[in-house]
RNA sequence: GCGCCGCUAGCUCAGCCCGGUAGAGCAGCUGACUCUUAAUCAGCGGGUCGAAGGUUCAACUCCUUCGCGGCGCA
Numbered sequence: 001g002c003g004c005c006g007c008u009a010g011c012u013c014a015g016c017c018c019g020g021u022a023g024a025g026c027a028g029c030u031g032a033c034u035c036u037u038a039a040u041c042a043g044c045g046g047g048u049c050g051a052a053g054g055u056u057c058a059a060c061u062c063c064u065u066c067g068c069g070g071c072g073c074a
Stems, first nucleotide, its partner, number of pairs: 001073007010026004020057001028044005050066005
C1' cells in the first nucleotide's frame, strides 16, 4: 500500500444479508421473600447503534469518506 472482518446499554453479544417501534443475558436500582445476607421471584431505569455526508416518506441496516481494533497478501 491492497483486501477482508469487527465497532450497538456499564460488560458480553443478537438485530444488518432482504430498510419499517432498538433487543437479550449478566450487572445496576426498587420491591417481595428471609432474623440478616445470599439465592429465588416481580418490576424499573439505562443507547448520538465508532464519526461525518448521501439516497429514501423512513437508515443500526443501503452508498461514500474517515477513525479505532484484528486477520491476510505484498
RNAcentral holds the sequence, with entries from ENA. Transfer RNA from a Phycisphaerae bacterium, 74 nucleotides, folded computationally. It matches the Rfam family "tRNA". It is annotated as a transfer RNA. Its family is annotated with triplet codon-amino acid adaptor activity in the Gene Ontology. Its mean pLDDT, the model's own confidence on a scale to 100, is 83. The source organism's lineage runs through Bacteria, Pseudomonadati, Planctomycetota and Phycisphaerae.